A computed fold for a 694-nucleotide part of an RNA from a Bacteroidales bacterium, annotated as large-subunit ribosomal RNA, domain II. The coordinates come from a structure-prediction model, not an experiment, and the mean pLDDT is 84.
Context: one part of a larger RNA
RNA sequence: GCCUACGAGUUGCUUCAGUGAUGCGAGGCUAAGCCAUUCAGUGGCGGAGCCGUAGCGAGAGCGAGUCUGAAUAGGGCGUAUGAGUAUCACUGAGCAGACGCGAAACCUAGUGAUCUACCCUUGUCCAGGGUGAAGGUGAUGUAACAGUCACUGGAGGCCCGAACCAGUUUCCGUUGAAAAGGGCUUGGAUGAGAUGAGGGUAGGAGUGAAAGGCCAAUCAAACUGGGAGAUAGCUCGUACUCCCCGAAAUGUCUUUAGGGACAGCCUCGUCCGCGCAUGCGUUAGGUAGAGCUACCGAUUGGAAGCGAGGGCUUCGCCGCCUAUCAAUUCCAGACGAACUCCGAAUGAGCGCAUGUUAAGGGACGGGAGUGAGUCGUCGGGUGCUAAUAUCCGUCGGCGAGAGGGUAAGAGCCCAGACCUCCGGCCAAGGCCCCCAAGAACGGUCUAAGUUGAGACAGAACGAAGUGACACCGCAUUGACAGCUAGGAUGUUAGCUUGGAAGCAGCUAUUCAUUCAAAGAGUGCGUAACAGCUCACUAGUCGAGCGGAGUCGCGUGGAUGAUGAUCGGGCAUCAAGACCGUCGCCGAAGCCGAGGACGCGUACCGUAAUGGUAUGCGUGGUAGGGGAGCAUUCCGGUCGGCGCCGAAGGUGAACCGUGAGGUUUGCUGGAGCGUCCGGAAACGAAAAUGUAGGC
Numbered sequence: 001g002c003c004u005a006c007g008a009g010u011u012g013c014u015u016c017a018g019u020g021a022u023g024c025g026a027g028g029c030u031a032a033g034c035c036a037u038u039c040a041g042u043g044g045c046g047g048a049g050c051c052g053u054a055g056c057g058a059g060a061g062c063g064a065g066u067c068u069g070a071a072u073a074g075g076g077c078g079u080a081u082g083a084g085u086a087u088c089a090c091u092g093a094g095c096a097g098a099c100g101c102g103a104a105a106c107c108u109a110g111u112g113a114u115c116u117a118c119c120c121u122u123g124u125c126c127a128g129g130g131u132g133a134a135g136g137u138g139a140u141g142u143a144a145c146a147g148u149c150a151c152u153g154g155a156g157g158c159c160c161g162a163a164c165c166a167g168u169u170u171c172c173g174u175u176g177a178a179a180a181g182g183g184c185u186u187g188g189a190u191g192a193g194a195u196g197a198g199g200g201u202a203g204g205a206g207u208g209a210a211a212g213g214c215c216a217a218u219c220a221a222a223c224u225g226g227g228a229g230a231u232a233g234c235u236c237g238u239a240c241u242c243c244c245c246g247a248a249a250u251g252u253c254u255u256u257a258g259g260g261a262c263a264g265c266c267u268c269g270u271c272c273g274c275g276c277a278u279g280c281g282u283u284a285g286g287u288a289g290a291g292c293u294a295c296c297g298a299u300u301g302g303a304a305g306c307g308a309g310g311g312c313u314u315c316g317c318c319g320c321c322u323a324u325c326a327a328u329u330c331c332a333g334a335c336g337a338a339c340u341c342c343g344a345a346u347g348a349g350c351g352c353a354u355g356u357u358a359a360g361g362g363a364c365g366g367g368a369g370u371g372a373g374u375c376g377u378c379g380g381g382u383g384c385u386a387a388u389a390u391c392c393g394u395c396g397g398c399g400a401g402a403g404g405g406u407a408a409g410a411g412c413c414c415a416g417a418c419c420u421c422c423g424g425c426c427a428a429g430g431c432c433c434c435c436a437a438g439a440a441c442g443g444u445c446u447a448a449g450u451u452g453a454g455a456c457a458g459a460a461c462g463a464a465g466u467g468a469c470a471c472c473g474c475a476u477u478g479a480c481a482g483c484u485a486g487g488a489u490g491u492u493a494g495c496u497u498g499g500a501a502g503c504a505g506c507u508a509u510u511c512a513u514u515c516a517a518a519g520a521g522u523g524c525g526u527a528a529c530a531g532c533u534c535a536c537u538a539g540u541c542g543a544g545c546g547g548a549g550u551c552g553c554g555u556g557g558a559u560g561a562u563g564a565u566c567g568g569g570c571a572u573c574a575a576g577a578c579c580g581u582c583g584c585c586g587a588a589g590c591c592g593a594g595g596a597c598g599c600g601u602a603c604c605g606u607a608a609u610g611g612u613a614u615g616c617g618u619g620g621u622a623g624g625g626g627a628g629c630a631u632u633c634c635g636g637u638c639g640g641c642g643c644c645g646a647a648g649g650u651g652a653a654c655c656g657u658g659a660g661g662u663u664u665g666c667u668g669g670a671g672c673g674u675c676c677g678g679a680a681a682c683g684a685a686a687a688u689g690u691a692g693g694c
Stems, first nucleotide, its partner, number of pairs: 001694006011096003015093010027051003033045004055062002065077004099237002102234001106227006117201009126191001128160003131156001135152006164188003170183003203219001206214002240628006250263005264370002266367007275356009289342001290340002296336002300332005307325002309322004373398004378393005403414003418595004423591003429585003432569003438582001440581006451571002461556002465553005471547004482540005488513003493507003519534001523532002596618009629683001631680006638673001640672002648667008
């Protein structure tokens, strides 16, 4: 992992509520007990008691009233408006383990020191080698000691190193040979040494050269039985079918925040007869916008300018001035969620009218689930006009929604799946190939593979890319570009300066002359001149040229880490972009055909839930409601089936929407079913489920 079996809403209650059924009904019912009787059942008696028929009051009590009160007042609760009760079943609730499994723990009584920690008693063990303390002897030495030398001696938590004990490093081992080992290496090895046997200390206790270590492979409180099915607002699991409806992730409160209570939203029943949409009328409002010499606040420029600062001045606190600040007023401009002289749309309330086959509304009662939401559009707050951010409102979606599109994809676009069809039409989106359908048609643009939808990028800014449009100039009296020639004179303008001559700098009505034209000079150049050149002119040439602007498409800006790519292949008068046109494809949408089920209406009819016609409906998680299937057992029934073959097993055909059922072949070899009812140890794929097998 698979197979088989087992495995979770049960049972009790002299507790409560509701629904259904049945009996009796202003009444209903008996309990214990007793009597009779049966195989078991059961029948009768029994009215003690319980509920209801009347309420009000704390109560005495009174009573269709009563309480309060001084009250014949008012007010509260009642009457008027009458249905209960008993049993059974079901659905919920309560109390019990209360759907099942699951703690970490707590308490209690015991069992453990054969492991290990420490202690006690009594034993045992430590090859060999080295070092050579004290002491001793002798010699020497001293006045005597001291001292010195030699020998002797054999001390030590001494040294080296086996056994033994330990466990340093590394490799192996890691479903191991081993639930701690093996190899190499290493520490101690006469000691606080190692070890045998016997004994002692026990669970908030022991023991501990102290690591929270050890106390039998278990230790921040051992193990075993019991309280015990502890508790678990937590996690997981919770078993057959079909049909109808179908949520919530919000509000308030919560030692509350992943739990609850009440409300909201779902469902079922009864009753009422509402609801919704549109139009018209009417009512409230202070948002969007706008405005502000309409307030409050903020605010820019200008004019006037109280006052202040600064300066001048004076006997003076007079006076004068101002590149400063500035109240206030005026002119112009403009801002505000907590400003408003104004002020919509939408939405909301009410009334009327019209429409509405659809119960979509309300009341009461039974049952819930939900109370972690999430994305998108729009309106806002917070944030950075950041976030798949966060907090509200609004609508839509997902949640609980399949199908088509978007390469892929919860929330985007299209569209809401009862079933069947080798039928048709469309939506979004597409039509070169992958890939269903146009290499469709007409026009323009793009040369960047820009692009090949958009979110899946691309900005400020830059550029004789290119197209379109409109404007201003020049041009056959010849423009623009090129080429040829000229580009002069007063004069080296004046000033300045060492110099300044068109060209360092300054000044200037920068003037005048000759001219086709030529600046008191556009740039280069010189120390200054010179020189080159330009403006300007003529000739040559022969048709467009120059400037500024708006728009379209493109271009640079453009940098990321393993190999690139539009989904890919690939595509350039496109298979790109824009404008237009006609076709086609395309979904579980719509239509067509057949069928099933639910609900309503009409008619027919009934014992009936039936029949016919017609309309609408049938996605669905939590959840509510309805109808069924199967299993085991019991009562009745078929005077059922069965060795001429039961159950079970294994195939086939048929029936049923389905759970399932019927018939039959083979197998099997002794029991089993139909129908009407009843009762449950009543349905497994999941619980890291339990046991067994493989």
Lineage of the source: Bacteria > Pseudomonadati > Bacteroidota > Bacteroidia > Bacteroidales.